Predicted 3D model of a 118-nucleotide RNA (FMN riboswitch aptamer (RFN element)). The sequence was found by an Rfam model in a public genome assembly. Rfam family: FMN riboswitch aptamer (RFN element). From the family's description: The RFN element is a highly conserved domain that is found frequently in the 5'-untranslated regions of prokaryotic mRNAs that encode for flavin mononucleotide (FMN) biosynthesis and transport proteins.
């Protein structure tokens, strides 16, 4: 240094103002937020993964699963800059990406430490 095994820790943000209404952080107008790895250069909207949902099983396996264009710079950007858009599980409740709940949960993955091997 590489691959490998184990342990531990960490690992998701956001409703503020006004309006209607008996009642809305749920509707309307404006506002606000963006997990992990990858990609010639930095990504909510590219590629993949996690989360979530469904089925079988209860170790796990299979299936489903959102959204972007235009212009500019450059060797290189659907990632930067400018402009205009769009998207966001399930249960609850006046219809929820932002409230409450499953969840003091799980997890992509990240870091540290330790063991043996080369």
């Nucleotide at each position: 240094a590489a691959a490998u095994u184990g342990u531990u820790u960490c690992a998701g943000g956001g409703c503020g103002a006004g309006g209607u209404g008996u009642g809305a952080u749920u509707c309307c107008u404006c506002a606000c937020c963006g997990g992990c790895g990858g990609u010639g250069a930095a990504a909510g909207u590219c590629c993949g993964c996690g989360a979530g949902c469904c089925g079988a099983g209860c170790u796990u396996c299979g299936g489903c699963u959102g959204a972007a264009c235009c212009g500019g710079u450059g060797a290189a950007a659907u990632u930067c800059c400018g402009g205009u858009a769009c998207c966001g599980a399930c249960g609850g409740u006046a219809u929820a990406g932002u409230c409450c709940g499953g969840a003091u949960g799980g997890a992509a993955g990240a870091a540290a430490c330790a063991g043996a091997u080369u």